[in-house]
RNA sequence: UGGGUCGACAAGACGGUCGCGUCAUCCGCACGUCUUCGGAUAUGCGGAUGCCGAGGAACGUCCGGGCUCCGCAGAGCAAGGCGGUGGGUAACGCCCACCCGGGGUGACCCGAGAGCAAGUGCAACAGAAAGCAGACCGCCACGUGUCGCUUCGGCGGUGCGGGGUAAGGGUGAAACGGUGGUGUAAGAGACCACCAGAGGUCCAGGUGACUGGAUCUGCUGGGUAAACCUCGCCUGGAGCAAGAUCAAGCAGAGGACGUCGAGGCUGCUCGCCGAGUCCUCGGGUAGAUCGCUAGAGGUGUGCGGCAACGUACACCCGAGAUAGAUGGCCGUCCCGUGCGUGUCAGAGAUGGCACGCCAGACAGAACCCGGCGUAUGCGUCGGCCCAUUCC
Repeated sequence: UGGGUCGACAAGACGGUCGCGUCAUCCGCACGUCUUCGGAUAUGCGGAUGCCGAGGAACGUCCGGGCUCCGCAGAGCAAGGCGGUGGGUAACGCCCACCCGGGGUGACCCGAGAGCAAGUGCAACAGAAAGCAGACCGCCACGUGUCGCUUCGGCGGUGCGGGGUAAGGGUGAAACGGUGGUGUAAGAGACCACCAGAGGUCCAGGUGACUGGAUCUGCUGGGUAAACCUCGCCUGGAGCAAGAUCAAGCAGAGGACGUCGAGGCUGCUCGCCGAGUCCUCGGGUAGAUCGCUAGAGGUGUGCGGCAACGUACACCCGAGAUAGAUGGCCGUCCCGUGCGUGUCAGAGAUGGCACGCCAGACAGAACCCGGCGUAUGCGUCGGCCCAUUCC
């Protein structure tokens, strides 16, 4: 210098102008209350001034929790989720460290990473045969027909038949470990040596997953479980329109079921509680307050830990709407890339500078946190890796 990989950060700046929301103060109006009649004050509406006013993902709502209610949150089945080991955490399907497997020259990345040696299922094409395999070609003896030769004992060629054989050929992603030998009619872990794998036992290291080694057993058992399934672990349900309080208003009628058990907010059974429940038509309201934002909160330092994280101290922390505010326009600057023009350098390719045009994203709180996933224009910084050049 170029390419790559991992991580952190930022999310244009300033000014003008027009707007929006909460809150505070002041003014005006309305309607109440009190009154010593001078005023004081609650509420509502309007206005002025001031402070503050979205995010890294506020998003998707995919997980986990807090909080609230259901009944004290029970048992079993079903259903769903998760699955190496150790740790972190309020908890998790998240995070950290490590192990194993795979990819990459490497930094590093990926893994739903228990069990197909319990059972069931699935797999295009090709091929004879694809799951307790399989005989198409080939190889091998046997029986038999035929032809030739013959020293008359047989030998050789060829056809047929029922067999043996997985060494060779061929098909395939995959053909039931590999190589060499013994063996055999030909062959075969049938047997032997070595190699690869699996399982058992033992030794050493590690908290552990696991790793290294010794030895035995011919044991050689393809893939697929985000296929059914098996094993282990986890999950009661609904959700801030939860839920609580106040105010205003109204009109009931009909039907079904029910103490022989309605109903009790996921399906079934049990257990527990125990009186109303549901449907149709009709009527009324659709307002206010609380919940509501200071919290498993943030930053810094010290300590413990490889780390995630924990802990102590100090400091900091001014959205809270309810049809939903946080925005629009203009100017200057900044950054960017592409295009155009001009100019300079250069033989050219191309590059520098100036001006103009264009572009400055994704997206927006709605009870609150912890994660994950996804979207995001142009950038900034750092660690590490590879290649190249120079010293």